[in-house]
RNA sequence: UCCCGUGUGGUCUAGUGGCUAGGAUACGUGGCUUUCAACCACGAGGUCUGGGUUCGAUUCCCGGCAUGGGAA
Numbered sequence: 001u002c003c004c005g006u007g008u009g010g011u012c013u014a015g016u017g018g019c020u021a022g023g024a025u026a027c028g029u030g031g032c033u034u035u036c037a038a039c040c041a042c043g044a045g046g047u048c049u050g051g052g053u054u055c056g057a058u059u060c061c062c063g064g065c066a067u068g069g070g071a072a
Base pairs, nucleotide, nucleotide: 001071002070003069004068005067006066007065010025011024012023013022018055027043028042029041030040031039048064049063050062051061052060
């Protein structure tokens, strides 16, 4: 320098053009317990960024950024 993949709560991840974005784990509050843990209930927390297409984009397209791999 070029090519390919990936980017979703703190972490790991599912997902599809119709979103009110799902799950696990972690966290907070309450319950239970003599207490803690476990367990139960509830809660907060997310689509990398800019543009395009579209009635509508997390999803499709382009640029950028980050990251992983490959070629020289």
About this RNA
The prediction has a mean pLDDT of 81. Predicted 3D model of a 72-nucleotide RNA (transfer RNA) from Cherax quadricarinatus. The organism belongs to Cherax, within Eukaryota. It matches the Rfam family "tRNA".